[in-house]
Molecule: c-di-GMP-I riboswitch aptamer
Organism: Peptococcaceae bacterium UBA4068
RNA sequence: AAAACGAAAAGGCAAACCCGUUGAAAAGCGGGGACGCAAAGCCAAGGGUCUAAGGUCGCCAGACUAUGACAGCCGGUUGCCGAA
Numbered sequence: 001a002a003a004a005c006g007a008a009a010a011g012g013c014a015a016a017c018c019c020g021u022u023g024a025a026a027a028g029c030g031g032g033g034a035c036g037c038a039a040a041g042c043c044a045a046g047g048g049u050c051u052a053a054g055g056u057c058g059c060c061a062g063a064c065u066a067u068g069a070c071a072g073c074c075g076g077u078u079g080c081c082g083a084a
Base pairs, nucleotide, nucleotide: 005082006081012037013036017032018031019030020029021028022027035072041077042076043075046074047073048070049069050068054065055064056063057062
């Protein structure tokens, strides 16, 4: 010095669940709450996953479909500290 790596210290975020709210739903937002996380910071024009209002097909049951959503799935990108 810090790409790799992750002891300590200072801190940070917040799963499930509950309440309220938006939404057709997936899911999001706020409060409570902590399963955990070295990026659980940011990015939806890379991959993947979820939903199907609307649309299409169907006698029906249903099936397909993203312009919707997920970054705490992979990925991209930017950062705090500095023992081994």